[in-house]
Context: one part of a larger RNA
């Protein structure tokens, strides 16, 4: 000098940050991802009208919750367990790759058919939740046709490799599509190109132990197949016997990286919380389905632990997501408000839906800043302490007498942020009047290191210390009291890092 700090004493406001470092223990309740009726079948209540045996019924409007389908839930927020690794960080390489949604640019959108939920009717079941049987719709599904171009097979020609490959080009074989609408368009399929985004692989860089000395069977390379968006021992048959280590294999040990952050004149050391990017993860272990992406925090599945319900037959759940709760612990906040802005998802759009975020609330936990009043004022007043009894000293301090009004309080006025309309924040901020010194100090030292000294008490006791060190009757080092010194709404004390 510095802290995501805590602990003691004391405490007046404000802007701006900050706030579970410990149990990745365990959770009660809310709420944290939905949207499109301009893709589709269909519609409850409610209204209006007819009719009516007054029970209903029939038309219209009307759109709730449901379901089919699309589209996003892979992003946004969380932790920081695991990981010592191409995980990050840099530099590259990918002719060994993919990329929905945007954007350019070319073709195309022809015909047809069979279903299903929804709903209706029967039943099971305590619930969760299913079976069985009828009806229906599509941009859901499935068949055909058509291929500019795409893939494949075999073939020409140009180009080229270490092996490979690429580019024109002939034939042959394969695979497309979906509509909707207010007629403005939005939408579907096929191909190229962009651009974003990811995956793959390499050089070098960044902890400790050598009281860890040899490791290693898919191990190491090889052919054959299979797998992948793609290389590849990724798998997998066979074949060879290699591989990798003192330049640290291999074991163990601690840990997310980086950017950055504190310290230093640097070198270097220590560090990785706030925010910005990568990775990992999402009770604990394994799986994979969907999908452009995922082995998916608020998806499924199985095995496990724990809680909960349960008619015992059986289900149901995952806060390392915002609040909150118990628990651990020296120690960390509100079960707030609003989608007003910025930004996402969804939709033509009106909009909805956001605990991303924008606010406020708590906390001297930092940082800053601004105040607890200014000027006159000596008979140096009472009073404290000292004292040589003369006085000194607290001290212009106080009082009085003038003066201001930052704070404060009341009252009124009121924003910026929001391009027309919209404001959670908030009647804030800020102005403007009025009222009164009024609402506002306190901590730790004073033996030397180190600024500050004297009584008194105590007597090696009782205590004090960071270090040297006091203290055993005159203690400037312990308590008290008076003064004095240092920071100051903070002062000291502990950890801890330079």
């Nucleotide at each position: 000098g510095a802290u995501g700090a805590a602990c003691g004493u004391u405490g007046g406001c404000g802007g701006c940050g900050u706030g579970c470092c410990u149990a990745a223990c365990a959770c009660a309740u809310g709420c944290a991802a939905g949207u499109c009726g301009a893709a589709c079948g269909g519609g409850a209540a409610g209204c209006c009208g007819a009719u009516u045996u007054c029970g209903g019924u029939c038309g219209g409007c009307g759109g709730a919750g449901a379901g089919u389908g699309g589209c996003g839930c892979a992003c946004g927020g969380g932790u920081g367990c695991g990981u010592a690794a191409c995980a990050c960080g840099u530099a590259g390489c990918u002719c060994a790759c993919c990329u929905g949604g945007c954007u350019c640019a070319a073709a195309g959108c022809g015909c047809g058919g069979g279903a299903u939920a929804a709903c209706g009717c029967a039943c099971c079941g305590a619930a969760a939740g299913g079976u069985g049987u009828g009806c229906u719709a599509a941009a859901a599904c499935c068949g055909c046709a058509u291929a500019a171009g795409c893939u494949c097979a075999c073939g020409a020609u140009c180009u080229g490799u270490a092996g490979a490959g690429g580019g024109u080009u002939g034939c042959g074989a394969g695979a497309a599509a979906a509509a909707c609408g207010c007629u403005a368009g939005u939408g579907c399929u096929u191909u190229g190109a962009g651009a974003u985004g990811g995956g793959g692989c390499u050089g070098c860089g960044g902890c400790c132990c050598a009281u860890c000395a040899g490791c290693u069977a898919g191990u190491u390379g090889g052919u054959g197949a299979g797998g992948u968006a793609a290389c590849g021992g990724c798998u997998u048959a066979c074949c060879a016997a290699g591989g990798c280590g003192a330049c640290g294999a291999c074991g163990g040990g601690u840990a997310g990286g980086g950017g950055g952050c504190c310290u230093g004149a640097g070198a270097g050391g220590g560090u990785g919380g706030c925010c910005c990017c990568c990775c990992a993860c999402a009770c604990u272990g394994g799986g994979a389905c969907u999908g452009a992406g995922a082995c998916a925090c608020g998806g499924c599945c199985c095995a496990g632990a724990c809680u909960c319900c349960u008619a015992c037959g059986g289900g149901a759940g995952g806060c390392a997501g915002c609040a909150g709760u118990g628990a651990g612990g020296g120690a960390u906040a509100u079960u707030g408000c609003g989608c007003a802005a910025u930004g996402g998802g969804c939709g033509a759009a009106a909009g909805c839906c956001u605990g991303a975020c924008g606010c406020a609330g708590c906390g001297a936990c930092g940082c800053c800043g601004c105040g607890u009043g200014g000027g006159u004022g000596a008979u140096g007043a009472a009073g404290g302490u000292c004292u040589u009894c003369g006085g000194a000293u607290c001290g212009u301090a106080a009082a009085a007498c003038c003066c201001u009004u930052u704070u404060c309080u009341g009252c009124g006025u009121g924003a910026c942020g929001a391009u027309g309309a919209u404001g959670a924040c908030g009647g804030u901020a800020g102005c403007g009047c009025a009222g009164g010194a009024a609402u506002a100090a306190g901590u730790g030292u004073c033996g030397g290191c180190u600024a500050a000294c004297u009584a008194c008490g105590u007597g090696c006791c009782a205590g004090c210390a960071g270090c040297c060190g006091c203290g055993g009757u005159a203690a400037a080092a312990c308590g008290u009291a008076g003064g004095a010194c240092g920071c100051a709404a903070a002062c000291g004390u502990u950890a801890u890092c330079c």
The part of an RNA shown here (small-subunit ribosomal RNA, 5' domain) has 498 nucleotides and comes from an uncultured bacterium. Its Rfam family is "Bacterial small subunit ribosomal RNA".